[in-house]
Context: one part of a larger RNA
RNA sequence: UGUUGAUGUCUGAGAGGAAGGAUCUUUUAGUACGAGAGGAACGAUGGUUCGACGCCACUGGUCUACCGGUUGUCCAACAGGGCAUAUGCCGGGCAGCUACGCGUUAAGGGAUAAGCGCUGAAAGCAUCUAAGUGCGAAGCCCCCCUCGAAAAGAGACAUCUAGGACACUCGAUAGAAGACGAGUUUGAUAGGACAGGGAUGUAAGUGUCGAGCUUCGGCGAGGCAUUCAGUCCGCUGUUACUAAUAGU
Numbered sequence: 001u002g003u004u005g006a007u008g009u010c011u012g013a014g015a016g017g018a019a020g021g022a023u024c025u026u027u028u029a030g031u032a033c034g035a036g037a038g039g040a041a042c043g044a045u046g047g048u049u050c051g052a053c054g055c056c057a058c059u060g061g062u063c064u065a066c067c068g069g070u071u072g073u074c075c076a077a078c079a080g081g082g083c084a085u086a087u088g089c090c091g092g093g094c095a096g097c098u099a100c101g102c103g104u105u106a107a108g109g110g111a112u113a114a115g116c117g118c119u120g121a122a123a124g125c126a127u128c129u130a131a132g133u134g135c136g137a138a139g140c141c142c143c144c145c146u147c148g149a150a151a152a153g154a155g156a157c158a159u160c161u162a163g164g165a166c167a168c169u170c171g172a173u174a175g176a177a178g179a180c181g182a183g184u185u186u187g188a189u190a191g192g193a194c195a196g197g198g199a200u201g202u203a204a205g206u207g208u209c210g211a212g213c214u215u216c217g218g219c220g221a222g223g224c225a226u227u228c229a230g231u232c233c234g235c236u237g238u239u240a241c242u243a244a245u246a247g248u
Stems, first nucleotide, its partner, number of pairs: 005160006014147004020050005026044002033038001051105005059099004066092005071084005094234001108142003115135004165248002168183004189243003192239005197233004205226005212219002
């Protein structure tokens, strides 16, 4: 762009997939078999491992959001910071993302190959084959997963008469750009505020104790209390305070 309106739900021609593979224990069973020595299988059961797909409650990793400690130096000192990496180093670490963690990877059907048969003539016998017919593989087609009305034979059903785009607030249901999704005051879309929850680990200031130094005036690392403090939050909830106005 077409399918000659829009939206939603489907059908499924067709396309893709390897989504499974291997192995062990127990049982079958000391059974069948075999003189004995030895010694199975079909089936059932529970695992292991390699892969595939998915997930993050747990465990672990990461976490340059964040909190704390600390060295050198600079901002005169305190406080608060800059730099030492594109975290200076170190100790922790929520969400998210992840594996080393967790879940699933079941069961079955159909037609066959080699092969094994049944019935059975040509050929009074025999013969699985000539007519007919049964079984039979991790293979084939289904079953399972994904895509799939551009399947030109361009589909069906339901509901509407409009619909869509831009612009704006956004998205850990989406994302390289497009696209996709949520919202736009009849509003919780993002920010803020508040509450909850969480991370770190007890802020600054002040009071007090204080090793030690002292020019005897003071200075003073550090401890304790105030203080489960202070700081922070990509989480949850509440709340229109701010911005989603107006519009094309």